[in-house]
Molecule: transfer RNA
Organism: Akkermansia sp.
RNA sequence: ACCGCAGUAGUUCAACGGUAGAAACGGGACUAAUAAUCCCGGGAUGCAGGUUCAAAUCCUGCCUGCGGCA
Numbered sequence: 001a002c003c004g005c006a007g008u009a010g011u012u013c014a015a016c017g018g019u020a021g022a023a024a025c026g027g028g029a030c031u032a033a034u035a036a037u038c039c040c041g042g043g044a045u046g047c048a049g050g051u052u053c054a055a056a057u058c059c060u061g062c063c064u065g066c067g068g069c070a
Stems, first nucleotide, its partner, number of pairs: 002068006011023003018053001025041005046062005
């Protein structure tokens, strides 16, 4: 340099172009206590453009990481 994959909550992962969720975490209930279970809470789409009524999702460029080719 070229090709491919990935980037979402301080962590691990979801999400037909149409309300961004779960686990985890914090608080509470329950219990003699712990676990399990139930309730409540905060927090996110790598960056910049484009297409569209509407973009995490499609297109382009860039950045970062991983793999391949040499």